[in-house]
RNA sequence: ACCGACAAAGGCAAACCUGCCGAAAGACAGGGGCGCAAAGUCAAGGGUCUAAAGCUCAAACGAGCCAUGACAGCCUGACCGCCGAAG
Numbered sequence: 001a002c003c004g005a006c007a008a009a010g011g012c013a014a015a016c017c018u019g020c021c022g023a024a025a026g027a028c029a030g031g032g033g034c035g036c037a038a039a040g041u042c043a044a045g046g047g048u049c050u051a052a053a054g055c056u057c058a059a060a061c062g063a064g065c066c067a068u069g070a071c072a073g074c075c076u077g078a079c080c081g082c083c084g085a086a087g
Base pairs, nucleotide, nucleotide: 002087003084004083011036012035016031017030018029019028021026034073040079041078042077044076045075046074047071048070049069054065055064056063057062
C1' cells in the first nucleotide's frame, strides 16, 4: 500500500412518523433503525427523479419538450480520512 475480522473504540442512518422549507423532485431538524468500512466530501462522466420559468401544440381543459432544480444510500471518477487480525 492493497485488503477488511462475529476485533476494539467510535461513526453514519433506509422505510416510516412529526415539524418545517420548496411548484415538485427533494432538503433540513427531532424520533426511528433497514442497512453501511468511506452510507465522509465533490454533480466531473453516465444514470435516475422533478418540471417552476421557458418553448411547442390546443378554442379551452389540458398535453408534450426542456435543468438552470435534485439524488453522493445507482455506477464510474477525483479528493480526504478512523482502526489493524489474517493474507

The prediction has a mean pLDDT of 91. A computed fold for an 87-nucleotide RNA from a Syntrophomonadaceae bacterium, annotated as c-di-GMP-I-GGC riboswitch aptamer. It was read from a public genome assembly, where an Rfam model found it. The organism belongs to Syntrophomonadaceae, within Bacteria.